Model confidence (mean pLDDT): 89 of 100. A computed fold for an 80-nucleotide RNA from a Desulfuromonadales bacterium, annotated as c-di-GMP-I riboswitch aptamer. Lineage of the source: Bacteria > Pseudomonadati > Thermodesulfobacteriota > Desulfuromonadia > Desulfuromonadales. It matches the Rfam family "c-di-GMP-I riboswitch aptamer". The family is grouped with related families in Rfam's "c-di-GMP_I riboswitch clan". The sequence was found by an Rfam model in a public genome assembly.
RNA sequence: CAUCCGAAACGGCAAACCCGGGGCGACCCGGGGACGCAAAGCCGACGGGUCUGGUUCUGCCAGGCGGCCGGGCUAUCGAA
Numbered sequence: 001c002a003u004c005c006g007a008a009a010c011g012g013c014a015a016a017c018c019c020g021g022g023g024c025g026a027c028c029c030g031g032g033g034a035c036g037c038a039a040a041g042c043c044g045a046c047g048g049g050u051c052u053g054g055u056u057c058u059g060c061c062a063g064g065c066g067g068c069c070g071g072g073c074u075a076u077c078g079a080a
Stems, first nucleotide, its partner, number of pairs: 005078002012037002017032006035067001041073003046070003049065007
């Protein structure tokens, strides 16, 4: 120095729910709020899974979820 790992520290993000707004909907945006998170940062034109709408319905089409998983990329700190 790099990787693995995750004690400590500086910080970071923000579930449910509430308010306002958008959408047929899953859900998204902003504010409040913290259940949690060492990647809860990014990628949905990488693979699964799941949810929504449509349909000629056991198939197909179009969407959502990165805080469902795998995977990829990037990143703070430095004990064992």